Molecule: c-di-GMP-I riboswitch aptamer
Organism: Bacillota bacterium
RNA sequence: CGAAUGCAGGGGCAAAACUGUCGAAAGGCAGUGACGCAAAGCCACGGGCCUACGGAACCCCCUGGGUUCACGGUCGCCGGGCUGCCAUU
Numbered sequence: 001c002g003a004a005u006g007c008a009g010g011g012g013c014a015a016a017a018c019u020g021u022c023g024a025a026a027g028g029c030a031g032u033g034a035c036g037c038a039a040a041g042c043c044a045c046g047g048g049c050c051u052a053c054g055g056a057a058c059c060c061c062c063u064g065g066g067u068u069c070a071c072g073g074u075c076g077c078c079g080g081g082c083u084g085c086c087a088u089u
Stems, first nucleotide, its partner, number of pairs: 003089004012037002017032006035076001041082003045079003048074003054069002057067004
């Protein structure tokens, strides 16, 4: 330096919930808090899932509602890409 593995040590991250805040929403951010995680570090590239402000067309019981579409979101859904601590082999 590279690969494989994850017993140990030192640590790291932080689910749900609550509070505040941004957002049309999904959801994000911050604080509290730990369900868990050996990449639960980063990236929406492929797939999945979630939402529909807004758009097209149509339908309906027509002040509206429904169907449909991500340009939105989720990396703690999976795959992929990049990077990384320590120990052992």